Predicted 3D model of a 350-nucleotide part of an RNA (small-subunit ribosomal RNA, central domain) from an uncultured Verrucomicrobiota bacterium.
[in-house]
Context: one part of a larger RNA
C1' cells in the first nucleotide's frame, strides 16, 4: 500500500464534547476547476511489441509500422462533483403547552440497626466452631430498661421498573441546575453526520494535606486446622473505607456487539405520553411516538446464535486486527509525588 475482517476465533478507542479533515437534502439559474470528446504541437534514437529482411539457424543486426497509456494549448459537451446565486421543508434546531423520572449539586432534617458512656435490675456465664481455643466476665459481663454520644449505611417500598454520555445514581424536605419524551405545527432555513489531534469526565483500589473513625476491615499479632499452613476457620485490629481540596487514569471500564441515518412480516409483556371510542367519570379496549425486555419469521452466521433496541441490507466517518510465546515486556520519550499509566519493539523460539 492493497485486500479480507473486528459478539464468542487476532481485532470497537472507558465515555462524551469538539477542531482540522472526510461525507452532505430538494428545486432553479451560473461557471466549467474535476469529468468526458475532438484537434494540433510534443512525447529523441535505442529498447519493449507486430509485420518483412540478413548473417547456413539462433543469439545479433537491418528495415517499416504500432507503441510511448504522458504533458502543453485551443475548440466543444455539462449528467454527476466542485463554486458562485437564487428559493424550498421532509433533515437539525427555536418556541409554546405539561406530564414521568434513584440526572447532577449544596443546605437542613429523620427513624431502625450496631458500638459505646452513665444509671436501674439481675447472676455466672458469653462469645465463637465441625470440635475447640486465645477473647470477654464476681473490679459484676451476657441478658433486659432507661437516658446520652458518635459514625457509616439508608429494610420494607424494588419491578429484566425509571434517569443518566458513561463512570454511575435508591430516607425525607428544599433551593439552584442538565438532559429526555409527547402534543402544537409558529418560526429559522441545511444551520447535518462523524471526528485524527484536543479538552472534560471517569468504579474500585492507591497517593499528598487537613479532618473524621460506629462498623466492616489488607498488613500485623494471637488462637485452631495441617507433616508443614507466611491460607481457608476463630478472637483482636492498623491503613483504608467516610468528609473538604487536590494528584493518579486504570477495570471482565461488558450487550465482550462505536457513533449517526435510511430500509425490511409479526406475536406478547412493561414503563412515560397523546389521540379515538365508550362512559355521570374513569379502568378495560383501538391507534401511535418514546423507552425497556422476552419469542420469534426473512435474511445473516462456522456454529452458537442475531433477529425494526439486528450480529439483516445500505451510505458516510473514526478506532483496531493481520499465527504462539518472547510481550503489552525492553529502550527511548510524554505524563505522574510515587505507585505507576499512555506509546512500543527486536533477537530467540514452535
Nucleotide at each position: 500500500c492493497u485486500g479480507g475482517g473486528c459478539g464468542u476465533a487476532a481485532a470497537g478507542g472507558g465515555a462524551g464534547c469538539g477542531u482540522a479533515g472526510g461525507c452532505u437534502g430538494c428545486g432553479c439559474g451560473g461557471u466549467a476547476a474535476g469529468u468526458c470528446a475532438g484537434a494540433u504541437g510534443u512525447g529523441a534514437a535505442a529498447u519493449c511489441c507486430c509485420g518483412g529482411g540478413g548473417c547456413u539457424c539462433a543469439a545479433c543486426c537491418c528495415c517499416g509500422g504500432a507503441a510511448c497509456u504522458g504533458c502543453a494549448u485551443c475548440c466543444g459537451a455539462u449528467a454527476c462533483u466542485g463554486c458562485c446565486g437564487c428559493g424550498c421543508u421532509a433533515g437539525a434546531g427555536u418556541a409554546a403547552u405539561g406530564g414521568a423520572g434513584g440526572g447532577g449539586u449544596a443546605a437542613c432534617u429523620g427513624g431502625a440497626a450496631u458500638u459505646u458512656a452513665c444509671g436501674g435490675u439481675g447472676u455466672a456465664g458469653c462469645a465463637g466452631u465441625g470440635a475447640a481455643a486465645u477473647g470477654c466476665g464476681u473490679g459484676g459481663a451476657u441478658a433486659u430498661c432507661g437516658u446520652g454520644a458518635g459514625g457509616a449505611a439508608c429494610a420494607c417500598u424494588u419491578g429484566u421498573g425509571g434517569c443518566g454520555a458513561a463512570a454511575g445514581c435508591g430516607a425525607g424536605u428544599u433551593g439552584c441546575u442538565g438532559g429526555a419524551c409527547a402534543u402544537u405545527u409558529a418560526c429559522u432555513g441545511a444551520c447535518g453526520c462523524u471526528g485524527a489531534g484536543g479538552c472534560u469526565c471517569g468504579a474500585a483500589g492507591g497517593c499528598u494535606a487537613g479532618g473524621g473513625u460506629a462498623g466492616c476491615g489488607a498488613a500485623a499479632g494471637g488462637g485452631a486446622u495441617u507433616a508443614g499452613a507466611u491460607a481457608c476457620c476463630c478472637c483482636u485490629g492498623u491503613a483504608g473505607u467516610c468528609c473538604u481540596a487536590g494528584c493518579a487514569g486504570u477495570a471482565a471500564a461488558c450487550g465482550g456487539u462505536g457513533u449517526g441515518c435510511g430500509c425490511u412480516u409479526g406475536g406478547u409483556g412493561u414503563a412515560g405520553g397523546a389521540g379515538g371510542a365508550u362512559u355521570c367519570g374513569a379502568c378495560c379496549c383501538c391507534u401511535u411516538c418514546u423507552g425497556u425486555g422476552c419469542c420469534g419469521g426473512a435474511g445473516c452466521u462456522a456454529a452458537c446464535g442475531c433477529g425494526u433496541u439486528a450480529a439483516g441490507c445500505g451510505c458516510a466517518c473514526c478506532g483496531c486486527c493481520u499465527g504462539g510465546g518472547a510481550a503489552g515486556u525492553a529502550c527511548g520519550g510524554u505524563c505522574g509525588c510515587a505507585a505507576g499509566a499512555c506509546u512500543a519493539a527486536a533477537a530467540c523460539u514452535c